RNA sequence: AUUUAUCUUCAGGGCAUGGUGUAAUUCCUGACCGGCAGUUAAAGUCUGCGAGCCUUUUAAGGCUGAUUCGGUGGAACUCCGAAACCGACGGUAAAAGUCCGGAUGUGAGAAGAUGAUA
Numbered sequence: 001a002u003u004u005a006u007c008u009u010c011a012g013g014g015c016a017u018g019g020u021g022u023a024a025u026u027c028c029u030g031a032c033c034g035g036c037a038g039u040u041a042a043a044g045u046c047u048g049c050g051a052g053c054c055u056u057u058u059a060a061g062g063c064u065g066a067u068u069c070g071g072u073g074g075a076a077c078u079c080c081g082a083a084a085c086c087g088a089c090g091g092u093a094a095a096a097g098u099c100c101g102g103a104u105g106u107g108a109g110a111a112g113a114u115g116a117u118a
Stems, first nucleotide, its partner, number of pairs: 003116008018028002031098002033087002035049004044085002052063004067083005089101003
């Protein structure tokens, strides 16, 4: 250094300010946020996955959001500049990506320890 088994730990952020109203972090204004791996080069919007929802013979199957233009470069839908767009379910004195809840959950995966193998 390779492969493999077991175990441990870790593994999601965010409505300032103003307005209406009996009531809104849910509406209007405006603000803010971006899981994991991959990709000639760094990604919420590319590819795949997780989460979520549905079905179920409990093995598994299905569904599941959103970007363009210009620049640099050998190479970028990933960088730089500009302008956009998207965001589960249930709850609520009023409609939620951001509040509360399932959740001290699940988990893509990351790091480490020990043993074995060559």
Record summary
FMN riboswitch aptamer (RFN element), 118 nucleotides, folded computationally. The prediction has a mean pLDDT of 84. The model forms 100% of the base pairs in the Rfam consensus. The sequence was found by an Rfam model in a public genome assembly.